Molecule: transfer RNA
Organism: Candidatus Uhrbacteria bacterium
RNA sequence: GUCCUGGUAGUUCAACGGAUAGAAUGCGUGGCUUCGAACCACGAGAUAGGGGUUCGAUUCCCUUCCGGGACA
Numbered sequence: 001g002u003c004c005u006g007g008u009a010g011u012u013c014a015a016c017g018g019a020u021a022g023a024a025u026g027c028g029u030g031g032c033u034u035c036g037a038a039c040c041a042c043g044a045g046a047u048a049g050g051g052g053u054u055c056g057a058u059u060c061c062c063u064u065c066c067g068g069g070a071c072a
Stems, first nucleotide, its partner, number of pairs: 001071007010025004018055001027043005048064005
């Protein structure tokens, strides 16, 4: 330099172009307990940046940034 692949809650992962973007774990509050752990209930919390296509984009296209890989 060319090409491929990935970027979503604190973390690990989901999500035919259409549901309020879900789950586990962690965190907070309450319950339970003599206290704690475990358990139960509830809650907060995310789409890398910009632009485009579309009635509608996490998803498709372009570009930038970051990580990984292949070739030279």